The RNA shown here (c-di-GMP-I riboswitch aptamer) has 78 nucleotides and comes from Candidatus Electrothrix aarhusensis.
């Protein structure tokens, strides 16, 4: 430095549902929770999906736990 694993151990993050808050909505943040995950850490670049305004095209927007991509980055082991 690069490559592996995922429960060896220490640690992380938190589906679905419930409250509350906020948005025209899709959704977002906090709490409770914990299906799961080895990048479920980060990025809206490229798609898919879903939202709003139009509708002849098409323009805003969401979503990173949909994919693919880029960036960083514990630990065991080679």
């Nucleotide at each position: 430095a690069g490559c592996u694993g995922a429960u060896a151990a220490a640690g992380c993050c938190a589906c679905a549902a419930c409250c509350g808050u906020u948005g025209c909505g899709a959704g977002a943040c906090g709490g409770u929770g914990u299906c799961g995950g080895a990048a479920a850490g980060c990025c809206a670049c490229g798609a898919a999906u879903c939202u709003c305004c139009a509708c002849u095209g098409g323009g805003a927007g969401a979503c990173a736990g949909u994919c693919g991509g880029g960036c960083u980055a514990c630990c065991u082991g080679c």
The sequence was found by an Rfam model in a public genome assembly.
The model forms 95% of the base pairs in the Rfam consensus.